[in-house]
Context: one part of a larger RNA
RNA sequence: GCCAGUGAUUUUUUUUUUAUAGCAAGCUUAAUAAACAAGAAUUAGUAGGCGUAAAAAAUUUGAUUUUGAAAUCAAAAGAGAAAGUUAUAAAAAAAAGACCCGAAGCUGAGUGAUCUAACCAUGAACAGGUUGAAGAAUAUUGCGGCAACGCAGUUUGGAGGACCGAACCCGUGUCUGUAGAAAAAUACUGGGAUGAUUUGUGGUUAGGAGUGAAAGGCUAAUCAAACUCAGGUAUAGCUGGUUUUCUGCGAAAUAUAUUUUAGUAUAGCCUGCAAGUAAAGUUAAUGUAGGGUAGAGCACUUUUUAUUUAAGGGGGGUCUAAGACCUUACUGAUUAUAGAAAAACUCCGAAUAUGCAUUAAGAUUUUUGUGGAGUCAGACAAUAGGUGCGAAGGUCUAUUGUCAAGAGGGAAACAGCCCAGAGCACCAGUUAAGGCCCCUAAAUAAUUACUAAGUGAUAAAGGAGGUGGGAGUGCAGAAACAAUCAGGAGGUUUGCUUAGAAGCAGCAAUCCUUUAAAGAGUGCGUAAUAGCUCACUGAUCGAGUAAACCUGCGCCGAAAAUGUACGGGACUAAGUAAUUUGCCGAAACUGUGCGAUAUAUUUGAAAUAUAUCGGUAGGGGAGCGUUCUGUUGUAGGUUGAAGUAUUAGCGGAAGCGGAUAUGGACGAAGCAGAAGUGAGAAUGUCGGC
Numbered sequence: 001g002c003c004a005g006u007g008a009u010u011u012u013u014u015u016u017u018u019a020u021a022g023c024a025a026g027c028u029u030a031a032u033a034a035a036c037a038a039g040a041a042u043u044a045g046u047a048g049g050c051g052u053a054a055a056a057a058a059u060u061u062g063a064u065u066u067u068g069a070a071a072u073c074a075a076a077a078g079a080g081a082a083a084g085u086u087a088u089a090a091a092a093a094a095a096a097g098a099c100c101c102g103a104a105g106c107u108g109a110g111u112g113a114u115c116u117a118a119c120c121a122u123g124a125a126c127a128g129g130u131u132g133a134a135g136a137a138u139a140u141u142g143c144g145g146c147a148a149c150g151c152a153g154u155u156u157g158g159a160g161g162a163c164c165g166a167a168c169c170c171g172u173g174u175c176u177g178u179a180g181a182a183a184a185a186u187a188c189u190g191g192g193a194u195g196a197u198u199u200g201u202g203g204u205u206a207g208g209a210g211u212g213a214a215a216g217g218c219u220a221a222u223c224a225a226a227c228u229c230a231g232g233u234a235u236a237g238c239u240g241g242u243u244u245u246c247u248g249c250g251a252a253a254u255a256u257a258u259u260u261u262a263g264u265a266u267a268g269c270c271u272g273c274a275a276g277u278a279a280a281g282u283u284a285a286u287g288u289a290g291g292g293u294a295g296a297g298c299a300c301u302u303u304u305u306a307u308u309u310a311a312g313g314g315g316g317g318u319c320u321a322a323g324a325c326c327u328u329a330c331u332g333a334u335u336a337u338a339g340a341a342a343a344a345c346u347c348c349g350a351a352u353a354u355g356c357a358u359u360a361a362g363a364u365u366u367u368u369g370u371g372g373a374g375u376c377a378g379a380c381a382a383u384a385g386g387u388g389c390g391a392a393g394g395u396c397u398a399u400u401g402u403c404a405a406g407a408g409g410g411a412a413a414c415a416g417c418c419c420a421g422a423g424c425a426c427c428a429g430u431u432a433a434g435g436c437c438c439c440u441a442a443a444u445a446a447u448u449a450c451u452a453a454g455u456g457a458u459a460a461a462g463g464a465g466g467u468g469g470g471a472g473u474g475c476a477g478a479a480a481c482a483a484u485c486a487g488g489a490g491g492u493u494u495g496c497u498u499a500g501a502a503g504c505a506g507c508a509a510u511c512c513u514u515u516a517a518a519g520a521g522u523g524c525g526u527a528a529u530a531g532c533u534c535a536c537u538g539a540u541c542g543a544g545u546a547a548a549c550c551u552g553c554g555c556c557g558a559a560a561a562u563g564u565a566c567g568g569g570a571c572u573a574a575g576u577a578a579u580u581u582g583c584c585g586a587a588a589c590u591g592u593g594c595g596a597u598a599u600a601u602u603u604g605a606a607a608u609a610u611a612u613c614g615g616u617a618g619g620g621g622a623g624c625g626u627u628c629u630g631u632u633g634u635a636g637g638u639u640g641a642a643g644u645a646u647u648a649g650c651g652g653a654a655g656c657g658g659a660u661a662u663g664g665a666c667g668a669a670g671c672a673g674a675a676g677u678g679a680g681a682a683u684g685u686c687g688g689c
Stems, first nucleotide, its partner, number of pairs: 001689003005685002011096013026050003032044003054061002064079004099241002102238001106231006117205009126195001128164003131160001135156004141152004168192003173188002176185001207223001209219003244623004249618001254267005268375002270372006282361008295348001296346002301342003305338003312331002314328006378403010408419003423594004428590003434584003437569003443581001445580006456571001462556002466553005473546003483540005489513003494508003519534001523532002595613008624678001626675006636666001643662005649656002
């Protein structure tokens, strides 16, 4: 992993609601007893329970009562008159293990020191080699000393948590191994190896305790509290799982509260039942009501630009100096004119939305009570906003839509976008979005333009004699624009500055003359001159030309990771803009047939009409099948039961069911009853492979 078994909403008590049944101002027995072989049923049993009256804390009063009311009375307010009760069934709640499986843990009582930690008692083990401490001797060496003796040497000696290195103990590094040969090892390498050494046997210490040269280490492959059993089905707001069919309806991801945000409660939204009113609901029209948003505005508040006005302040000056007068590249309240900004500005002010009233319409909602829920992590899109970076598939509100819980067509593929809401069947038709060269159903359709970039797939500032359209302006046969030829001069090298400054480093000035025209000079150039050129003019030529503006489509700007890659092929339209006519295209709509539900009407169980029939959580309704029980010692059955295998047929589904083979003894159907009643999932569980 597969196959076959097994595997989860139960049971008891109490309560509530609904349905059914009995009796009814009453209803009902419990324990127990009787009879019977026994059990059930039956009979007896009225103790008790619920109901028939409530109000008040209570005395108490009573269809009323309490507060008011600490003098008395009253208003006002609170509660209070309705058929129940017993049983059965269903659903839910509460208490219990309470739908099933799942902790880590907590507590108690015990069992463990054959592993390992430490200790106690008693034994055992340590090849070989090296080093050479203390001590000793010196009658025999040397030096010193009168000597004792000292030092050195020699001989001896044999110390050490000494050295090298086997056994033994350990485990430094690396490879291998990792489903291993092994739940810690092999190989090579390495540390200790007379010691705080290693080790045998026996013994002692234990679970909040031991032991620990201390690592939270070790205490039997288990240790930040061992193991076994018990409390015990601990608890789990958390994860997973929860078994047959059809059918009508169908949510929520919000508010409030919460040691609360993974939960729960109440409300909101769903569903079943009952009841009421009779239009409350929905839509539209009309009328009416309030508003302070969008916009706009500057009358208030805050901010703000230019000019004007000009008190006051600052600076300067004069004088007879706490002052007066005059003055100013300063500042400037205020005034006036013109122009602006505002979520926390408003002299103003919509559209929508909302409340109320009236009228109208239909495919009928709606309200109240009551039984049962689920939901409280929402997602994206459009719009109005907050926050953020006018970032995010970000986050937080509001309104709407879709998904969630929605299939079908389109967007290549693509929950949330566009079209459209699937009862079933059909080799029928019409359309929507979107498409019509091929892949690929339908136009190689039509008309007029544009684009040359494969633009047509994504992007900005910025750049450019790309090209189409538009509306103007200047110059132009008195010859424009461009090109070519010629001129482009004199005073003068203007003055100053400077080493120099001559049109052309810089400063100032920028005149006059000759002219068809020519700047005290547009750029290049020189050390400074020179030289080239331009403005300007003439000639040649002969028709448009110049600079801006608005606008369509293009160009550059333009870099990303497997491979062209933009659905592909390709396309110069099969691209873009505008217009026109066809066609294709869905589970939409229509047609034909069939089914289910609801309502209505006839009828009398069928028909007709209308409407409806996507669906998760969830509520409601109706069924199928399994085991056992009653009917039942049944029908049936060795002329072959159940079961098993294969296979017709039938039914809207669960399913029913004939036949054949096998099998070898049991056993239906119908009508009722009771449940250990339905498996594909739980890293389920047991067995097999």

This is a predicted structure of a 689-nucleotide part of an RNA (large-subunit ribosomal RNA, domain II) from Durinskia baltica. RNAcentral holds the full RNA, with entries from ENA. Model confidence (mean pLDDT): 83 of 100. Its Rfam family is "Bacterial large subunit ribosomal RNA". Its family is annotated with ribosome and structural constituent of ribosome in the Gene Ontology.